The part of an RNA shown here (small-subunit ribosomal RNA, 5' domain) has 494 nucleotides and comes from an uncultured marine bacterium.
The coordinates come from a structure-prediction model, not an experiment, and the mean pLDDT is 85.
It matches the Rfam family "Bacterial small subunit ribosomal RNA". Gene Ontology terms of the family: structural constituent of ribosome and ribosome.
Context: one part of a larger RNA
Parts: sequence; structure tokens; C1' cells
RNA sequence: GAACGCUGGCGGCAGGCCUAACACAUGCAAGUCGAGCGCUACCUUCGGGUGGAGCGGCGGACGGGUUAGUAACGCGUGGGAAUAUACCCUUCACUAUGGAAUAGCCUCGGGAAACUGAGAGUAAUACCAUAUACGCCCUUCGGGGGAAAGAUUUAUCGGUGAAGAAUUAGCCCGCGUAAGAUUAGCUAGUUGGUGAGGUAAUGGCUCACCAAGGCGACGAUCUCUAGCUGGUCUGAGAGGAUGAUCAGCCACACUGGAACUGAGACACGGUCCAGACUCCUACGGGAGGCAGCAGUGGGGAAUAUUGCACAAUGGGGGAAACCCUGAUGCAGCCAUGCCGCGUGUGUGAAGAAGGCCUUCGGGUUGUAAAGCACUUUCAGCGAGGAGGAAAGGAGUAGGUUUAAUAAACCUGCUCUGUGACGUUACUCGCAGAAGAAGCACCGGCUAACUCCGUGCCAGCAGCCGCGGUAAUACGGAGGGUGCAAGCGUUAAUC
Repeated sequence: GAACGCUGGCGGCAGGCCUAACACAUGCAAGUCGAGCGCUACCUUCGGGUGGAGCGGCGGACGGGUUAGUAACGCGUGGGAAUAUACCCUUCACUAUGGAAUAGCCUCGGGAAACUGAGAGUAAUACCAUAUACGCCCUUCGGGGGAAAGAUUUAUCGGUGAAGAAUUAGCCCGCGUAAGAUUAGCUAGUUGGUGAGGUAAUGGCUCACCAAGGCGACGAUCUCUAGCUGGUCUGAGAGGAUGAUCAGCCACACUGGAACUGAGACACGGUCCAGACUCCUACGGGAGGCAGCAGUGGGGAAUAUUGCACAAUGGGGGAAACCCUGAUGCAGCCAUGCCGCGUGUGUGAAGAAGGCCUUCGGGUUGUAAAGCACUUUCAGCGAGGAGGAAAGGAGUAGGUUUAAUAAACCUGCUCUGUGACGUUACUCGCAGAAGAAGCACCGGCUAACUCCGUGCCAGCAGCCGCGGUAAUACGGAGGGUGCAAGCGUUAAUC
């Protein structure tokens, strides 16, 4: 964050599985780079271009979801020292010489499939060795150790080492942060020391040895409940309740466990093992994980579309063009809430007809209607029409750089040019009162009264209480009262 009953015209802004962290069909949600590499298909104006699988790089640790667990340094707040930090920025130095493989492709197999074996052979910014080392690391201060990668082209983009800055993250501590004593004792890596190992780093974090400590009525331990906070609701405040949306932090990703890679994970859409479940199978064996966005079944009083677009903002990759992005921007559904508007306005007494009541005279509905005169918001139809757009591309001027009028970068000018929303907002025109009112209540509390029916029946009810033949309390009618696109009921909180 409501639900239910009756009713329902429009718009703006917000919100929308609180229950089964139940199970999930289908589609999409993380890719990108040919300016790292070889190969290959197609097109070719033979300059080149487009595509494909693979190696390689960066990113898949962000963004998005959920609240199961957690009573804890988890969170909040204030401190601390023994740390790491890819990409970005600043500074200094370097970027030398060689080598061996491997995927793809080809050949031969195995398998139903998932996939996989052998052989031949190939490239790199993949891998390895050597050299060098201002800072760097270790040191017994003698010394020892440690790097790199090129691409396109003539200037950029890269690569390596080191120092710094920034950002982010890890760690430690004080204080605060539920309930129960019908839980009173708990604890052996337990508490401390020495040494070692391990980590980015402190530390029983782990291990060996030694000591016997440590916590506890200022509530240990145990049990039960719970993500925490900024905030939100309420209240004059103190306080009480709460933790939906939005924002920060933690935790989790079918259940349990584990590590690998990496700057960063013990990793939602990665790997391995075990388990439950579902699916495929040729029975040998395999595949899967919506607490991403939609959507389905189920549960439930109850909660939406298998939509559009990357135009904007932001993110990843790329030199860029650009590609990807269910983040996001929008649209759809729902009176779920808040706010605004409308459903006409003026006039109109023969106080019409009809209804209801009546003491039968009349009263009331009631200026209400009709009639007459107007207006046209909103909805409808037609036309016009901003802003959200800056970028990007082409040309050109100046500047920086340079040997240089190349190129590149910066600034300016001109031209061009990108909108999902969108039949946008808004404006104008057209027609006609035309398309737009309900719900609850009327004994007292509590605003609002009569008649008929019923007869302790049927029923009402929040409390007091009504109903047994004159019921303002039940049911209907007329009238009235209160709110109004809502009204009432139920639940919850102050």
C1' cells in the first nucleotide's frame, strides 16, 4: 500500500502481491571491440566493403529484484590504524632481444543428444625466457629480486614500473538500537601469552606450546519475534505506532556446501559437489533455476500489459560512427489515494398536473417543473501547433601541437540533422442543454418526521435499547438531513 456493498462524467499528480523466499510455459532483461589476431563466406568500381565462428581485451562484482535469514559492530552516530583500490587525473622513467605453443580450419573417430577424443598444422595486445631498473621489494647492509605490446600511420591511441590525488571497499572501537527470569548460570579455541602460518590488512583468523582464564541480576546463556535507518502516521508537546512508495546500508538469489577467475565475487541470468523438484532420452546419459520485465497456475478479502522507444537521462563496449540496455523515459489497466473541474445560468405563481399528508378548509413536494431568454467549461468533431534537441555529420575561421600549409584536439560560425510519448500540451472553429448523481442516515448520543404494512413475528442494533394492534427505532412510501463522483461498512493505528 486497504478490502467489501451500491453507484460512477473528465483531467492532473502519485500508488498498485501486505498472502506462498510457492511452482513456473513463452519472449526479452549484458554485451561490445576488425584501430589486438589469424581464418573463412559473399559483394566489389579491385581501392575496399559487409557478414560468420574462434583466440584475445574490457564489461558480465554495476544497474534491476526480494526481505527468507540476522537481536548482530547488522544498522545509526562519533572516532581509529594495521590495508587494498580496475577505469579517470597529475608527475617521473621505460617500451630492448628472442622463443615455444594453442583454438579456429583440415583429416580420422566416439555419442541419441549434451558434448567429446586423436593426428597434422597456424596467428596475436594470448603464453614464456633473456636483457635493462630513476623510483619499488627483501636484506645479515656485503648484496639479492622484479616489467612491458603493439596497432594504424607519422602523429595519435595504447603497454610497463614507481609516486601522488581522487573514488570505492575491507578492518577495529565508544554509545544507541525488541520481548520473556514461568530461561540463572554460560564458555576448551573457550580467555590471555609466546612463536609460527595465513590475509590486501589487525586479530585464536588457524596451528603448536604455556597459563587458567573470560562472560553474567548494569540480565550472560537460552527461547521467541524482527532486516536497520533517513523517514511516515498521529499528537499542542512529551510520546505512541510504523519502516509500502523514494533514498542510504546490510543480507539473499531453488536448498546446503565449496572454491576458481579477477582490481573487486566466494558471483541472481558463472563453475564444481550434494539434495529436492521439473523436463529430454536411443536408458548409456543429459538439461534447468523469474526474490529481473511482462505473463501463467496456485494461495488470498485483495494488487496491473506476454505494450512502445532508446528521442531524453544514465550505464557497458568502442578512437569514432555506432551497438547493447524490461535501467530509464513513456503509454495501457484500476475512483486505490490526493487535488481540480463539470453535470448548466437567469427568469418563471395559473403556486399547473401527479405524488404524499389532511382537522377535507387546505398543506407540502415547489421556482421545483413546464414556458421564455442565455451560455458552451469538460466530453465530441475539425484545423493549427510549441517545448522536451543537446548531440552527431559536412564545410569553414582562429588557437594548441608540429619540421609541416598533413593529421589530431579546443573554441566559434554556416549548412544539415535525430521525438517513443503523439491524434502531445496549448490555441482556434463547429453544434447543441445537448452526453454526465449517487450513497448513507432521520428514537437519544447526532443534523433530519409523517403515513401505511407488520404485531416479541419478520426484523433492527456502535452503546442505551426498539418490535406483544395506534412503532418518528422493523419493511415500504412521501418528505427531510449530511456528504458528493463518490457514499457507507469492515479491518488497522494515533
RNAcentral holds the full RNA, with entries from ENA, Greengenes and SILVA.